A computed fold for a 403-nucleotide RNA from a Saprospiraceae bacterium, annotated as Bacterial RNase P class A. Of the family's consensus pairs, 95% are formed in the model.
RNA sequence: GCUGUAAAAAACACUAUCGCGGCUCUGUAAGGAGAUGAGGAAAGUCCGGACAACAAAGAGCACCACGCCAUCUAACGGAUGGGCUGCAGCCCGGGAACGGGCUGUGGACAGAAAGUGUCACAGAAACUAGACUUCCGUGCGGUGCUUGCCACCGGGCGGUAAAGGUGAAAACGUGCGGUAAGAGCGCACGCACUGGCAUGGCAACAUGCCUUUGGGAUAAACCUUGUGGGUUGAAAUGCCAUGUACAUUCUGAUUCCCUUUCAGGGAGCCGGGCUGCUCGUCCGGUUAUCUCGUAUAGUCAGAAGGGGUAGGCAGAUAGAGCCUUUUAGUGAUGAAAGGCCUAGAUAAAUGAUAGUGGCUCCUUAGGGAGUAACAGAAUCCGGCUUAUCUUUUUACGGCAAUU
Numbered sequence: 001g002c003u004g005u006a007a008a009a010a011a012c013a014c015u016a017u018c019g020c021g022g023c024u025c026u027g028u029a030a031g032g033a034g035a036u037g038a039g040g041a042a043a044g045u046c047c048g049g050a051c052a053a054c055a056a057a058g059a060g061c062a063c064c065a066c067g068c069c070a071u072c073u074a075a076c077g078g079a080u081g082g083g084c085u086g087c088a089g090c091c092c093g094g095g096a097a098c099g100g101g102c103u104g105u106g107g108a109c110a111g112a113a114a115g116u117g118u119c120a121c122a123g124a125a126a127c128u129a130g131a132c133u134u135c136c137g138u139g140c141g142g143u144g145c146u147u148g149c150c151a152c153c154g155g156g157c158g159g160u161a162a163a164g165g166u167g168a169a170a171a172c173g174u175g176c177g178g179u180a181a182g183a184g185c186g187c188a189c190g191c192a193c194u195g196g197c198a199u200g201g202c203a204a205c206a207u208g209c210c211u212u213u214g215g216g217a218u219a220a221a222c223c224u225u226g227u228g229g230g231u232u233g234a235a236a237u238g239c240c241a242u243g244u245a246c247a248u249u250c251u252g253a254u255u256c257c258c259u260u261u262c263a264g265g266g267a268g269c270c271g272g273g274c275u276g277c278u279c280g281u282c283c284g285g286u287u288a289u290c291u292c293g294u295a296u297a298g299u300c301a302g303a304a305g306g307g308g309u310a311g312g313c314a315g316a317u318a319g320a321g322c323c324u325u326u327u328a329g330u331g332a333u334g335a336a337a338g339g340c341c342u343a344g345a346u347a348a349a350u351g352a353u354a355g356u357g358g359c360u361c362c363u364u365a366g367g368g369a370g371u372a373a374c375a376g377a378a379u380c381c382g383g384c385u386u387a388u389c390u391u392u393u394u395a396c397g398g399c400a401a402u403u
Base pairs, nucleotide, nucleotide: 001399002398003397004396005395006394007393008392009391010390012357013356014355015354016353017352018351020037021036023034024033025032026031039374043385044384046383047382048381049380050379051233052232053231054230058279059278060277061276063229064228065227066226067225068082069081070080071079072078083109084107085106086105087104088103089102090101091100092099093098110224111223115222116221117218118217119216132164133163135159136158137157138156140154141153142152143151144150145148172190173189174188175187176186177185191214192213195210196209197208198207199206200205237314238313239312240311246305248304249303250302251301252300253299254298255267256266257265258264259263268286269285270284271283272282287297288296289295290293321340322339323338324337325336326335327334328333358371359370360369361368362367
């Protein structure tokens, strides 16, 4: 100097003129004045809430989500820090196995010793794990010759899991001894697991010592376990005005007991009930007449058919709000003081021109060009994810040149 990765910041500013939207003030009105007006993601609708409704509201099951520890937060499946661990590169110790450190980059990080399943093909064998080649022992048969228990070929029985082969993964690993050949068979050093003790740490865990056992992987496979979760969602929801027709049809219930006596209570039945089911609990109805009949009328609840309305206001923008300084903390973040008010539309406004400055690019260094990409608020806020132009800063790495 170029380049890669990660993180952070910026996303033009001011003035003038004209235009558009709502708000405030003024005016009888027309109009006038003032301040102000789309993002870092406003997108996705993925999480969590504020808020609203379901009269009040509980338990179990189902279903769903998360899953190392601590902290932050209104809360979160989020954030911050730490622990453990995978991979890559470099360095150090060691004979090796293996161990330690630094840097970068990941972890959907509870449980495989409760159970079930899966690991194709290859391979002897992949959870009741094994013998294809080879090695060793012992007989048998054949051939050859230099006639030795020699060489070669074949095969039986027994031993073995060291060497080789297959595979992503194969009886813990390395070394030494031992053995007929081998094997934790023995020894030394390591690795992982079970249990215990001590020290450090809030904890996850780390270190050391003793002990136990040595074939895995997989739970974004079923499953087990811990914690948590009511539903819907601003076209929610509430209020006002206007207007109309339910005098239609169907279904269910319309029963009994007690008393302080014509009202109340209880049981039963029907229906409804912040929730998918069940239970508990709560709420509504349970009436009158008569010719006493599966009668007539009524009440409550549900459904069918039919009729009217489509207007306005609220929700709706003062907040878990923003900015500056100080302070506590490794940090996310918290506390204190001071200051600020900055869209609220309802088919949808937030723009154009010019100048100056900033920034970026080009340049003959006089000057010229551009102000970009992704993209437009619709109840609001905190996260996550996705899209994206350019510049700067910080950290780490790579390449080249020079000293």
The organism belongs to Saprospiraceae, within Bacteria.
Rfam family: Bacterial RNase P class A. By type it is a ribozyme. Rfam links the family to the GO terms dimeric ribonuclease P complex, ribonuclease P activity and tRNA processing. Rfam's curators write: Ribonuclease P (RNase P) is a ubiquitous endoribonuclease, found in archaea, bacteria and eukarya as well as chloroplasts and mitochondria.